[in-house]
This record gives sequence, C1' cells and structure tokens, in this order.
RNA sequence: ACUGACAAAGGCAAACCCAUCGUGAGGUGGGGACGCAAAGCUUCCAGUCUUAAUAAAGACAGUGGGGUUACCAAAU
Repeated sequence: ACUGACAAAGGCAAACCCAUCGUGAGGUGGGGACGCAAAGCUUCCAGUCUUAAUAAAGACAGUGGGGUUACCAAAU
C1' cells in the first nucleotide's frame, strides 16, 4: 500500500417497545440486537419515500455510487 481472518480490542445498532418532536416520510432520547469493516461524515449522482400550500419543499448516509476522514490486524 492493498486487503478484511470462523482472530482480538474498541465501535455502531434493524425490527419491536416507551417517551418526545413533525401534517407526513421520518428525527431525537431510553430499552433492545437483525445486522455492519466505514452501518463515521457528506444529498454531489442515481434510487425510494412524504406533503395541510402541488410547486416547490422535505425524508432516507442501514438502497447503490462518488467525495472525505478514521480504529485494529492475520495472510498477501
């Protein structure tokens, strides 16, 4: 540097439940673990989804890609 072990340390946390915010998709906190080697961050591209004002504004980074940062480590 590449890569990601039936390894280790540490990390995150789906469904569901409770509280709370939002019209909603969903967000946040707690519980909880299906999974995750970027399931860290970022709407740049695509995709999906939402809307009391229907034309714009939003949601999803745990849908894929891109950008960017990073822990550990066997084999190569």